[in-house]
RNA sequence: GGGCCUGUAGCUCAAUGGUCAGAGCGUCGGACUCAUAAUCCGCAGGUUCUGGGUUCGAAUCCCAGCAGGCCCA
Numbered sequence: 001g002g003g004c005c006u007g008u009a010g011c012u013c014a015a016u017g018g019u020c021a022g023a024g025c026g027u028c029g030g031a032c033u034c035a036u037a038a039u040c041c042g043c044a045g046g047u048u049c050u051g052g053g054u055u056c057g058a059a060u061c062c063c064a065g066c067a068g069g070c071c072c073a
């Protein structure tokens, strides 16, 4: 220098252009227990990497950039 993949909650990941973007784990609160753990219940937590475009409508499609990974040179 060229090509490919990835970027969504604190972490790991879903979400076929259309309902309020969800799950597990974790945090917090509660139940249980003499107490802790385990278990059960509940709440909170998101500018979907950034900017632009297409569309009635974008996490999703297109363009540019940024970050990370892999391959080639």
Stems, first nucleotide, its partner, number of pairs: 001072007010025004018056001028042004049065005

A computed fold for a 73-nucleotide RNA from a Phycisphaerae bacterium, annotated as transfer RNA. It matches the Rfam family "tRNA". From the family's description: Transfer RNA (tRNA) molecules are approximately 80 nucleotides in length. The source organism's lineage runs through Bacteria, Pseudomonadati, Planctomycetota and Phycisphaerae.